[in-house]
Context: one part of a larger RNA
RNA sequence: UUGGGCGUAAAGGGUGCGUAGAUCGUAUAAUAAGUUAUCAGUGGCAAAUCGAGGCUCAACCUCGUGGAAGCUGGUAAUACUGUUAUACUUGAGUGCAGGAGAGGUUAAUGGAAUUCCCUGUGGAGCGGUAAAAUGCGUUAGAUAUAGGGAGGAACACCAAUAACGGCGAAGGCAAUUAACUAUCCUGCUACUGACAUUGAGGCACGAAAGCGUGGGGAGCAAAACGGAUUAGAUACCCGUGUAGUCCACGCCCUAAACGAUGAGUGCUAGAUAUUGGGAACUUGAUUCUCAGUGUCGCUAGUUAACACGGUAAGCACUCCGCCUGGGUAGUACGGUCGCAAGGCUGAAACUC
Repeated sequence: UUGGGCGUAAAGGGUGCGUAGAUCGUAUAAUAAGUUAUCAGUGGCAAAUCGAGGCUCAACCUCGUGGAAGCUGGUAAUACUGUUAUACUUGAGUGCAGGAGAGGUUAAUGGAAUUCCCUGUGGAGCGGUAAAAUGCGUUAGAUAUAGGGAGGAACACCAAUAACGGCGAAGGCAAUUAACUAUCCUGCUACUGACAUUGAGGCACGAAAGCGUGGGGAGCAAAACGGAUUAGAUACCCGUGUAGUCCACGCCCUAAACGAUGAGUGCUAGAUAUUGGGAACUUGAUUCUCAGUGUCGCUAGUUAACACGGUAAGCACUCCGCCUGGGUAGUACGGUCGCAAGGCUGAAACUC
């Protein structure tokens, strides 16, 4: 290994690109490495078995017989795997013609609102709560209202009923316009001719918070301060308010990074909604079809159950990752990465 699993019990890597490796379409020919058959040697003084003999018998001992896998060499076979050569088009890719979208980057622009400042009107309250108070304001004139200005951040309606459309590998992406740029889908089958799948290491990306340097700072708001509540109130409620939130560059590299469901391929009832294309005609509440997104499903099947059910958790194959009782513990030690915070890797004693 034969022979278990990973949606929720332990277990899918946060995501991609890709190296080694593993796996790999159809046809013909060659080869004969794997494979198969056979012969010889070795194994082999093995053991078991069977036969005979020797100790008075037996155990025991001796002789003969017999003897597997493996290894080495020869001969033969050629279905499968491998290798080599030639060819093919269905996998994969390219081309041409259409199409879609909050995919990404950069720049410019826009209106509403909050806040602040200035000016006018006005003259005592405003604000806040379950109720209050702290707070703001009363000739230094608030709130309200009208006009003007500054600045930062975010983009109402459009907008998708219940059951949320689209794009992206994931994280994620939403005002408008422009530039640059990437992907995907459909149709035609013109071209290449297996160029494919997966992917240990590796490289890249990776919400929020956090860190470094320099800007910016309207609103919100950890910390902090004050007012309440309360037995207390280091909270919930209220008034202030600093980091931060924003921008540029550089780090950090973690999340319930979730569909708690790795990637790829093929096969297996239906029904219904919707997004982007295509085809057909009888042009419509039409039918068929490709790619996606959902729902239902005692179709079958699976599942411990819940549920899943062509977007599988069904039936199979290929490759990777991971699990092996609970606690100790994602801790200690060591290594490595990081400015730090800390990340990655990752035990044991002991105990139940």